[in-house]
About this RNA
The part of an RNA shown here (small-subunit ribosomal RNA, 3' major domain) has 473 nucleotides and comes from a Candidatus Magasanikiibacteriota bacterium. NCBI's taxonomy places the organism under Bacteria, Bacteria candidate phyla, Candidatus Magasanikiibacteriota. RNAcentral holds the full RNA, with entries from ENA and SILVA.
Context: one part of a larger RNA
RNA sequence: AGACGGGGACCCGCACAAGCGGUGGAGCAUGUGGUUUAAUUCGACGCUAAGCGAAGAACCUUACCGAGGUUUGACAUCCCAGGAAAUCAAGCGAAAGCUAGAUGUGCCUUCGGGAACCAAGAGACAGGUGCUGCAUGGCUGUCGUCAGCUCGUGUCGUGAGAUGUUGGGUUAAGUCCCGUAACGAGCGCAACCCUCGCCCUUAGUUGCCAUCCGAAAGGGGAACUCUAAGGGGACUGCCAGUGAUAAACUGGAGGAAGGUGGGGAUGACGUCAAGUCAUCAUGGCCCUUACGAGUAGGGCUACACACGUGUUACAAUGGGGAGUACAAAGGGUUGCCAAGCCGUGAGGCGGAGCUAAUCUCACAAAACUUCUCGUAGUCCGGAUUGAAGUCUGCAACUCGACUUCAUGAAGUUGGAAUCGCUAGUAAUCGUGAAUCAGAAUGUCGCGGUGAAUACGUUCUCGGGUCUUGUACA
Numbered sequence: 001a002g003a004c005g006g007g008g009a010c011c012c013g014c015a016c017a018a019g020c021g022g023u024g025g026a027g028c029a030u031g032u033g034g035u036u037u038a039a040u041u042c043g044a045c046g047c048u049a050a051g052c053g054a055a056g057a058a059c060c061u062u063a064c065c066g067a068g069g070u071u072u073g074a075c076a077u078c079c080c081a082g083g084a085a086a087u088c089a090a091g092c093g094a095a096a097g098c099u100a101g102a103u104g105u106g107c108c109u110u111c112g113g114g115a116a117c118c119a120a121g122a123g124a125c126a127g128g129u130g131c132u133g134c135a136u137g138g139c140u141g142u143c144g145u146c147a148g149c150u151c152g153u154g155u156c157g158u159g160a161g162a163u164g165u166u167g168g169g170u171u172a173a174g175u176c177c178c179g180u181a182a183c184g185a186g187c188g189c190a191a192c193c194c195u196c197g198c199c200c201u202u203a204g205u206u207g208c209c210a211u212c213c214g215a216a217a218g219g220g221g222a223a224c225u226c227u228a229a230g231g232g233g234a235c236u237g238c239c240a241g242u243g244a245u246a247a248a249c250u251g252g253a254g255g256a257a258g259g260u261g262g263g264g265a266u267g268a269c270g271u272c273a274a275g276u277c278a279u280c281a282u283g284g285c286c287c288u289u290a291c292g293a294g295u296a297g298g299g300c301u302a303c304a305c306a307c308g309u310g311u312u313a314c315a316a317u318g319g320g321g322a323g324u325a326c327a328a329a330g331g332g333u334u335g336c337c338a339a340g341c342c343g344u345g346a347g348g349c350g351g352a353g354c355u356a357a358u359c360u361c362a363c364a365a366a367a368c369u370u371c372u373c374g375u376a377g378u379c380c381g382g383a384u385u386g387a388a389g390u391c392u393g394c395a396a397c398u399c400g401a402c403u404u405c406a407u408g409a410a411g412u413u414g415g416a417a418u419c420g421c422u423a424g425u426a427a428u429c430g431u432g433a434a435u436c437a438g439a440a441u442g443u444c445g446c447g448g449u450g451a452a453u454a455c456g457u458u459c460u461c462g463g464g465u466c467u468u469g470u471a472c473a
Base pairs, nucleotide, nucleotide: 002472003470004469005468007467008466009465010464011463012462013461015457016456019421020420021419022418023417026312027311028310029309030308031307032306033305034303035302042053043052064298065297067295070292073125077124078123079121082118083117086103087102088101090099091098092097107114108113127287128286130285131284132283136281137280138276139275140274141272143270148187149186150185151184152183153182154163155162156161167178168177169176193264194263195262196261198232199231200230201229202228203227204226208221209220212219213218235258238252239251240250241249242248314414318373319372320371321370322369323368330361331360332359335354336353340349341348342347380411385406386405387404388403389402390401391400427449428448429447430446431445432444433443
């Protein structure tokens, strides 16, 4: 100088407390362990692995397994001899491929040949999702958006080092003020960036419709809404009190907004030999008729069990029937697909419009009005199973989603324990997108409705500053 202490002082955080809703019990979905298997490919393992890599495993993907085949190779460069490329058809085969046949002679040319491509041969080499993340780069998680981490010169100390960075206040903050053997500076904090909230100007179609004509279509208007470009606006600026006359704090005014206005992006020095050699790159080692490459099939979807994350429920603040409102943000030409017709329905036929403020996905749902059910394993709940179908796709058996009819399981609020959340938040309701032929209860967005509680810091957990003890390195 650090680290640690069931040492001390001060401070902070949904850390506790105060509340609201969950998980842990049930069914299912999904991931993991284990077991099984020819294979159930690999990685990730407290917080910081486990709806994670995977924004989507029927084939492909695919790395795994067995089978039938291959060896200069699926991919790259070079050499040699040949053929343009390419097209058509036959046999065998699950395919990869193997065997044999026909058509075809293009472009440039100095007429030697060359360019692109195809198949044969020889070797240099290719190739490896093989190993090592404890050889590495790059990228990432985490402590933690915590307020810290350092340097130059000076001074002090024999020195390691200290000081600055400590102290008194204050702040979300090493934020600022005052003091001070320190004076300055850097990386962080803050601000500059994006977005939401108010106003103005400009602009007016596909958007808007107050006044005007019109039943509508359409004229017309540029006010309002909206859109999107540029500005304004908030700075403790003003007032009062407290304070050390400071920094600042408390209250108030005005204001759409008040003291960081809300949200995002942004992650210091470092820690965990944290994660990744399977994104990629790469040292070393290893394989080279195989640990490379191609094919069809299977597997990654198994199932006595255990754990994590979700979803649906157990009902009346509800289920069912009928009627009637109100969004935002996105996507669309290999696409989104309207009207109309057919089907109980998934869907089919159909064909208008749209490269989109125009057309379309697209009816938002909770809500509201009314009828019914009357506390029951029920008109709750929907697992499971049978039958019949729809769609995508070469192909839904292993192993897709959805529809209809029938079936109607567990479940009556969940032990010990444990998680999230402080406001447009929790809870609840629908909606869109990426991936994607098809395949979300996951993920990432969007809006609708919209709470309760916070006395406080004794305790639990994590962290910061100062100080103290130490036989620890």